A computed fold for a 266-nucleotide RNA from a Candidatus Hydrogenedentota bacterium, annotated as Bacterial large signal recognition particle RNA. The source organism's lineage runs through Bacteria, Pseudomonadati and Candidatus Hydrogenedentota. Its mean pLDDT, the model's own confidence on a scale to 100, is 77. A source record names the gene ffs. The RNAcentral record of the sequence draws on ENA. The model forms 93% of the base pairs in the Rfam consensus.

[in-house]
RNA sequence: UCGCGCUAGACGGGAAACUAGCGGUGUCCUGUACUCGCAAUCCGCUUCAGCGAGGUCGAAUUCCCGUCCGAGGGCGUCUUGCUCCUUACAGGAGCGGGGUACGUGGUGUUGACGGUCGGGUCCUACUCAACGGGACACCGGCGAACCCGGUCAGGUCUUGACGGAAGCAGCCGUAGUCGGUUCGUCCUGUGUGCUGUAGGAGCGCCUGGCCCGAGCUAACGGCCCCGAACACCGUUCCGGGUAAGCGUUCGACGACGGGUGCGCGA
Repeated sequence: UCGCGCUAGACGGGAAACUAGCGGUGUCCUGUACUCGCAAUCCGCUUCAGCGAGGUCGAAUUCCCGUCCGAGGGCGUCUUGCUCCUUACAGGAGCGGGGUACGUGGUGUUGACGGUCGGGUCCUACUCAACGGGACACCGGCGAACCCGGUCAGGUCUUGACGGAAGCAGCCGUAGUCGGUUCGUCCUGUGUGCUGUAGGAGCGCCUGGCCCGAGCUAACGGCCCCGAACACCGUUCCGGGUAAGCGUUCGACGACGGGUGCGCGA
């Protein structure tokens, strides 16, 4: 160095999750890689860690180590965007009030605004009227058995007689009582008033006269100020989710470099 037979080892690996930890089944990535049985209410193990049974390859393209690349996964009090919840804010829109008079409108030389003199509206008292109530008056009815009046038949009393006296019923009246009342008189009241008189209050409103001579108004829009309001937009605080970036960590596939046993024979 070659050949034969063995052995270590290999026949997939990785991430998250689960777990005291590890591996497997299940999920995901890689990408092709012996077979069968077992297993999420899990299964099997104990740090070279799936277990059990069988098979193949076998010291190298296949085993072991290191470096690089890097699919994918995990983590982050990191950055940015989006989104949800929460806290606050009056910046925007919207709302309320005030001002201004730039625009539109309305009004004004058939005279605005302002000034001045009156009247009304308002209050008080009184008057008048209207209406209500009451009284009087008037009319009518009833109407005092006696204790009201007049006249008093009859009857009674008295007188010798003439006559006289009291007096019931009746009649007439009166007091009283009940009802009515167009008008009249008086008293009283009023959520009344095209009455009137006097006084007051007041400058708000209406209206008239005079002076002046071009503005006045603020409905709408504009502008300014104040206020309330966090339902909307926006900003903001706390927290959650999500995407991208950055950092960190594990890392398949792949690339490169290095390493690897025993026996026999030639």